[in-house]
Context: one part of a larger RNA
RNA sequence: UGACGGGGGCCCGCACAAGCGGCGGAGCAUGUGGAUUAAUUUGAUGCAACGCGAAGAACCUUACCUGGGUCUGACAUAUACCGGAAAGCUGCAGAGAUGUGGCCCCCCCUGUGGUCGGUAUACAGGUGGUGCAUGGCUGUCGUCAGUUAGUGUCGUGAGAUGUUGGGUUAAGUCCCGCAACGAGCGCAACCCCUCUUUUAUGUUGCCAGCACGUUAUGGUGGGGAGUCGUAAGAGACAGCCGGGGUCAACUAGGAGGAAGGUGGGGAGGAAGUCAAGUCAUCAUGCCCGUUAUGUCCAGGGCUUCACACAUGCUACAAUGGCCAGUACAGAGGGAUGGGAGACCGUGAGGGGGAGGGAAUCCCUUAAAGAUGGUCUCAGUUCGUAUCGGGGUCUGCAACUCGACCCCGUGAAGUAGGAGUCGAUAGUAAUCGCAGAUCAGCAACGAUGCGGUGAAUACGUUCCCGGGCGUCGUACA
Numbered sequence: 001u002g003a004c005g006g007g008g009g010c011c012c013g014c015a016c017a018a019g020c021g022g023c024g025g026a027g028c029a030u031g032u033g034g035a036u037u038a039a040u041u042u043g044a045u046g047c048a049a050c051g052c053g054a055a056g057a058a059c060c061u062u063a064c065c066u067g068g069g070u071c072u073g074a075c076a077u078a079u080a081c082c083g084g085a086a087a088g089c090u091g092c093a094g095a096g097a098u099g100u101g102g103c104c105c106c107c108c109c110u111g112u113g114g115u116c117g118g119u120a121u122a123c124a125g126g127u128g129g130u131g132c133a134u135g136g137c138u139g140u141c142g143u144c145a146g147u148u149a150g151u152g153u154c155g156u157g158a159g160a161u162g163u164u165g166g167g168u169u170a171a172g173u174c175c176c177g178c179a180a181c182g183a184g185c186g187c188a189a190c191c192c193c194u195c196u197u198u199u200a201u202g203u204u205g206c207c208a209g210c211a212c213g214u215u216a217u218g219g220u221g222g223g224g225a226g227u228c229g230u231a232a233g234a235g236a237c238a239g240c241c242g243g244g245g246u247c248a249a250c251u252a253g254g255a256g257g258a259a260g261g262u263g264g265g266g267a268g269g270a271a272g273u274c275a276a277g278u279c280a281u282c283a284u285g286c287c288c289g290u291u292a293u294g295u296c297c298a299g300g301g302c303u304u305c306a307c308a309c310a311u312g313c314u315a316c317a318a319u320g321g322c323c324a325g326u327a328c329a330g331a332g333g334g335a336u337g338g339g340a341g342a343c344c345g346u347g348a349g350g351g352g353g354a355g356g357g358a359a360u361c362c363c364u365u366a367a368a369g370a371u372g373g374u375c376u377c378a379g380u381u382c383g384u385a386u387c388g389g390g391g392u393c394u395g396c397a398a399c400u401c402g403a404c405c406c407c408g409u410g411a412a413g414u415a416g417g418a419g420u421c422g423a424u425a426g427u428a429a430u431c432g433c434a435g436a437u438c439a440g441c442a443a444c445g446a447u448g449c450g451g452u453g454a455a456u457a458c459g460u461u462c463c464c465g466g467g468c469g470u471c472g473u474a475c476a
Base pairs, nucleotide, nucleotide: 001476002475003473004472005471007470009468010467011466012465013464015460016459020422021421022420023419026314027313028312029311030310031309032308033307034305035304042053043052064300065299066298067297068296069295070294073123077122078121079120080119081118082117083116084115088103089102090101091100092099093098126288128287129286130285134283135282136278137277138276139274141272146185147184148183150181151180152161153160154159165176166175167174191266192265193264194263196234197233198232199231200230201229202228206223207222210221211220212219237260240254241253242251243250316416320375321374322373323372324371326369332363333362334361343350344349382413387408388407389406390405391404392403393402429452430451431450432449433448434447
């Protein structure tokens, strides 16, 4: 100087407390461990691995296993020699890879060249190893308020000072003081979205007023008031009043205002820590293998299952289940695509193809909600797992191993022990919708979007994590 302390001081955080909802018990889904296996490819392992890489494993993917092939190679560059177009279509053998036949062009006198095939050689190729050789990228403490160097001063020196002290703040934020002075990276602000408003503009958006028309609809003429879209501005600064302060600030408050004390959210993550993670995104040193640890193909596996854990979904019901009619979003996507109306089917869906590269058409009926009816506390009209039968769709192909529909079947489950998690407001809880990946789908996941919409916070004694200064130390 640090680190540590079941030392003491000050402060903060859904850290505790207060209140709300879960997990832990059940069934299922997904991930992991373990077991199994020819293979169940692999990485990730306290917080910070375990619905994680994977924004989608039937084949492919695919890295694994079994079997069948191949060797300048599936892919790149170059040289030498030889030969012909290659591709495509097609016959046969084969599980296929592949092997073996057939057909076939133009220019030119030929050749060169391009391109392809064969032979030879340099080499290619490796999701093989090492993340403890590395770059890049990322997690984490932590959006915590810290972290530094220059000059000066002090100390023999390691170092100290500044950065400590008194206040204050979300903040090393600001003020005062001070052997320090000023400064860098962080904080904040500048950026984006959102909340109010002004001006401009007016189609594909809108329809107040004026006409026309319809079973009905901004459907038509028209209009720019208002909504909305786009663009440029305004607006919030403790600015004003009050209280109390030397100052900085702070404040139970008041006015004005759409918004009040960082308005709400996002992006943005200092110096560093963990030899943290990744050689399987990519790049890369070294090592390894080179008729194989490269490469092509078929089938299988990654989907197994006495069990254990993690994260979710659905429930155990009456604030509910079922039935009927009825109301209101936002944000997205669409041409190998999204697909309307009428038609067929109990349904998944089918056939058909209007308009739409979309503020125009389509996906697209939002669902909880409100209204009426029924059930009457039961393992039930709760709950849906499982199983039997029949179908639909995607795709070359749903056996291993897809999703969905219909009929039947109707298990466990009556609120979950010890323990443990989330979140302070348009939040929790609850309700649905969309797209990414994607032929289809294991999505109940992840990412966004809106609808309805709470309770509680006395407080900082205690648990956990963190910051500052201080005391101690046999640790570095």
Annotation:
Small-subunit ribosomal RNA, 3' major domain from Rhodococcus sp. (in: high G+C Gram-positive bacteria), 476 nucleotides, folded computationally. The RNAcentral record of the full RNA draws on ENA and SILVA. The organism belongs to Rhodococcus, within Bacteria.